[in-house]
c-di-GMP-I riboswitch aptamer from Ornithinibacillus scapharcae TW25, 85 nucleotides, folded computationally.
Model confidence (mean pLDDT): 85 of 100.
The sequence was found by an Rfam model in a public genome assembly.
The organism belongs to Ornithinibacillus scapharcae, within Bacteria.
């Protein structure tokens, strides 16, 4: 420096559930639990997708709307472990 070509190898992460905390909700921690995972390390920047407490509109039902969330939806951006070629 490119690769993830390999049933390697030292180790890492941690879906769904269950418990509990916290949030308005979506979701989030933190414990047990493994479906999967070469960045399922980090980062909401572009798009996508969920939420609607606040706020508009309405006469109500309700639409609408991210400043919320999601990186284990995909891109882009940045660090990095091992090494078979």
């Nucleotide at each position: 420096u490119u690769u993830g070509u390999a049933u390697a190898a030292a180790g890492g992460c941690a879906a769904a559930c269950u418990a509990u905390c916290u949030g308005a909700a979506a979701g989030g921690g933190u414990a047990g639990g493994a479906c999967g995972c070469a960045a399922a390390g980090c980062u909401a920047a572009g798009g996508g997708u969920c939420u609607a407490a606040g706020g508009u509109u309405g006469a109500a039902a309700a639409a609408c709307u991210a400043u919320g969330a999601u990186c284990g939806c995909c891109u882009g951006g940045u660090u990095g472990c091992c090494a078979a070629g």